[in-house]
The prediction has a mean pLDDT of 85. Small-subunit ribosomal RNA, 5' domain from an uncultured bacterium, 504 nucleotides, folded computationally. The full RNA is in RNAcentral, with records from Greengenes.

Context: one part of a larger RNA
RNA sequence: GAUUAACGCUGGCGGCGUGCCUAACACAUGCAAGUCGUGUGGUCCGGCGCAAGUCGGACAGCGGCGAACGGCUGAGUAACACGUGGAUAACCUACCCCCGCCACGGCAAUAACUCGUCGAAAGAUGGGCUAAUCGCCGAUGGUAUUUGGUGGUGUAAUUCCAUCAAAUUAAAGGUGUUCCGCAAGGAAUGCCGGGCGGGGAAGGAUCCGCGGCCUAUCAGCUUGUUGGUGAGGUAAUGGCUCACCAAGGCGAUGACGGGUAGCUGGUCUGAGAGGAUGAUCAGCCAGAGUGGGACUGAGACACGGCCACACUCCUACGGGAGGCAGCAGUGAGGAAUCUUGCGCAAUGGGCGAAAGCCUGACGCAGCGACGCCGCGUGGAGGAAGAAGCCUUUCGAGGUGUAAACUCCUUUUAUCGCUGAAAAAUUCUGAUGGUAAGCGAUGAAUAAGUCUCGGCUAACUACGUGCCAGCAGCCGCGGUAAUACGUAGGAGGCAAGCGUUAUCC
Numbered sequence: 001g002a003u004u005a006a007c008g009c010u011g012g013c014g015g016c017g018u019g020c021c022u023a024a025c026a027c028a029u030g031c032a033a034g035u036c037g038u039g040u041g042g043u044c045c046g047g048c049g050c051a052a053g054u055c056g057g058a059c060a061g062c063g064g065c066g067a068a069c070g071g072c073u074g075a076g077u078a079a080c081a082c083g084u085g086g087a088u089a090a091c092c093u094a095c096c097c098c099c100g101c102c103a104c105g106g107c108a109a110u111a112a113c114u115c116g117u118c119g120a121a122a123g124a125u126g127g128g129c130u131a132a133u134c135g136c137c138g139a140u141g142g143u144a145u146u147u148g149g150u151g152g153u154g155u156a157a158u159u160c161c162a163u164c165a166a167a168u169u170a171a172a173g174g175u176g177u178u179c180c181g182c183a184a185g186g187a188a189u190g191c192c193g194g195g196c197g198g199g200g201a202a203g204g205a206u207c208c209g210c211g212g213c214c215u216a217u218c219a220g221c222u223u224g225u226u227g228g229u230g231a232g233g234u235a236a237u238g239g240c241u242c243a244c245c246a247a248g249g250c251g252a253u254g255a256c257g258g259g260u261a262g263c264u265g266g267u268c269u270g271a272g273a274g275g276a277u278g279a280u281c282a283g284c285c286a287g288a289g290u291g292g293g294a295c296u297g298a299g300a301c302a303c304g305g306c307c308a309c310a311c312u313c314c315u316a317c318g319g320g321a322g323g324c325a326g327c328a329g330u331g332a333g334g335a336a337u338c339u340u341g342c343g344c345a346a347u348g349g350g351c352g353a354a355a356g357c358c359u360g361a362c363g364c365a366g367c368g369a370c371g372c373c374g375c376g377u378g379g380a381g382g383a384a385g386a387a388g389c390c391u392u393u394c395g396a397g398g399u400g401u402a403a404a405c406u407c408c409u410u411u412u413a414u415c416g417c418u419g420a421a422a423a424a425u426u427c428u429g430a431u432g433g434u435a436a437g438c439g440a441u442g443a444a445u446a447a448g449u450c451u452c453g454g455c456u457a458a459c460u461a462c463g464u465g466c467c468a469g470c471a472g473c474c475g476c477g478g479u480a481a482u483a484c485g486u487a488g489g490a491g492g493c494a495a496g497c498g499u500u501a502u503c504c
Base pairs, nucleotide, nucleotide: 001503002502003501005500006499007498008497009496012375013374014373015372016371017370018368019367020333025331026330027329029328030327031326034065035064036063039062040061042059043058044057045056046055047054048053072287073286074285082211083210084209085208086207087206088205091204092203093202096200097199098198099197100196101195102194104138105137106136107135113128114127115126116125117124118123144168145167146166147165148164149163150162151161152160173192174191175190176189177188178187179186180185213259214258215257220250221249222248225247226246227245228244229243230242231241232240262284263283264282265281266277267276268275269274289309290308291307292306311322312321313320314319339365341364342363343362347361348359349358350357351356378408379407380406381405388399389398390397391396413441414440415439416438417437418436422431448493449492450491451490452489453474454473455472459488460487461486462485463484469476470475
């Protein structure tokens, strides 16, 4: 000098930040991921209507998209995890943008619903009916995929490019307007979608060079181990996996083992070199009670579901339910770390044609002197100088212009009135009747803490008497202690001051 600090004493205000470093301990309660009726069959409600019907709304399902983002944490990890620079002729990509082409014909089911059955519940199960942008079959199809042939480019080609042949693989509709029609329906057109292919944007995957901890009181380690051939698997290379073959591979430039640790941009310190560190913010990685393997999907091995284990809860004892390292909050641990707040107004995200809905992301407010910064606790005048207190050589000296007193001001405080920007874009402001402005009242509402032997700025008196005590180091205290305690005075810093801990 610094700190995510804590402790002691003290404490007026504002702005901006910041707040479980310990038990990745256990969690009551609420909320944190939904949305679409312009995909779909229904059910219910309302308006108009005698009715048929028409218009509007809500809902549990089926279906689609999202839920792989966002948010949290740092347990594990010494590793291509991270950082940096490369490689992919070894790769993938839903939504978005651009370009080209296409969308033909048919079929079967199922939830909802209804009728039962079982169960304490969670829920399960049987019969019957029905729709779709659900599912399936067929057709067509190339700049797609696979195989084969020919040629070419290239450092390198079974893998790239061109070309030829064969085989394989697609699709879905919805809605508005106009016109035709008695109607069913048909046509045109707009919008939103669908399929195939190419490109872009952005995101991801894999591989490699280099870089960054301690330990030799760890010296040898390794059998899918190291390499090859073939196959399987993957989006893709590869012992990634398997069969066979060979016997290799790594290591004092520290293998293997042990300990510790998320990595980085940064942060702190320092003239720098360096040392230390990795809170908040940003990037990457990893994890979601512990362990495991998969499903769905463009994407996960998924804070979703399944299995096992531990724990907690419900139970009619047969069986079930759960996972705050999301936001608040509780218990526990600890020296120690906040509200079970407001709002989607802004920014951003999901869904939707849109209106809009959802969003503890986020924007705000609350609490804490935890930090930084700013402001205030009054200003001017006022005695050779009141009182009190302290000291005294008893003369006086100090506190001290300090107070009183006079004049003034009103930051702040309190009260009253007005009252934003933030909305780009008509509407829409949680914050907030906040900030700010104007006026009124009245010096009014506001100072502590540590030290005073030397280092180190600041000294006397009394008490105590190696006691009580102080102390960072040197050291003080045994009867005149500037070092202990108290008082007066003084010095430092100041809404803080001091101590402790840690780093430079």